[in-house]
RNA sequence: GCAGCGAUGGGAUAAUGGCAUUCUACGACCUUCCCAAGGUCGUGACCCGGGUUCGAUUCCCGGUCGCUGCA
Numbered sequence: 001g002c003a004g005c006g007a008u009g010g011g012a013u014a015a016u017g018g019c020a021u022u023c024u025a026c027g028a029c030c031u032u033c034c035c036a037a038g039g040u041c042g043u044g045a046c047c048c049g050g051g052u053u054c055g056a057u058u059c060c061c062g063g064u065c066g067c068u069g070c071a
Stems, first nucleotide, its partner, number of pairs: 001070007010024003018054001025043006047063005
C1' cells in the first nucleotide's frame, strides 16, 4: 500500500427497512434475625459523516479504529 471481516447500554451478545433482544452489572422494593440466594419493577446502547427511502441500527459511498491475510 491492497483485500476481507468487524464496530450495538458499564461488560458480553442477538436481530431486523417500521418502538433494538437477552444475560450480567447498577438502583428500588419483597423475602430473611443478618448476609447470600431467589422474586418483581426500573435505568442504560446501534462508531462518525453523507446518500437512497415515507421511514436507515439495517441498504450504498466515504472516513476512523480493531483483527486477519497478501505485498